[in-house]
This record gives sequence, C1' cells and structure tokens, in this order.
RNA sequence: UCUCGAUAAAGGCAAAACUGGUGAAAAUCAGUGACGCAAAGCUAAAGGGGCUAAGGUGCAACUGCACUACGCCAGCCAGUUACCGAA
Repeated sequence: UCUCGAUAAAGGCAAAACUGGUGAAAAUCAGUGACGCAAAGCUAAAGGGGCUAAGGUGCAACUGCACUACGCCAGCCAGUUACCGAA
C1' cells in the first nucleotide's frame, strides 16, 4: 500500500412505528425509538436501477386513464474519501 474484518478499543449512524413541520406525491426535517450498518460518510447536472407524477402531452368526458422529472431514493448496485488493526 492492497485485501480482509475480532464477542478488541475509542467513537459513529439509526429501520419500522408514533408525534409535529414541509410537500401534489414520492419523500424529507425535528423529537421519541433501535431493525440493522465497517463506510448506513459524501456524490442524484454528465454510470445503472428504483419511487412519485404537481406541471406538461395524449385519450376520455366526469373528474378518470396512459406517458413524461425539471421532484426524490446513497439503508439497491456503483463511484469516491476515510477511523481502528486481532487473524
């Protein structure tokens, strides 16, 4: 340095659910809370994938259906940087 990851040390993050805020929604923020995580740090405007469809377009004609990201997800893969050091 690369790989690897202990019933190690020091620390870290926080799923679902509930309460409140924002939002059309997906989702997100704060609090409570821990399912888990060795990158559950960061990157979504130049890799893939997923979610939503306000607005737009088309069809319909009774408030509906389809397509669409300029909205999101990093706790899907990926990229990138990094703490510790038993085997």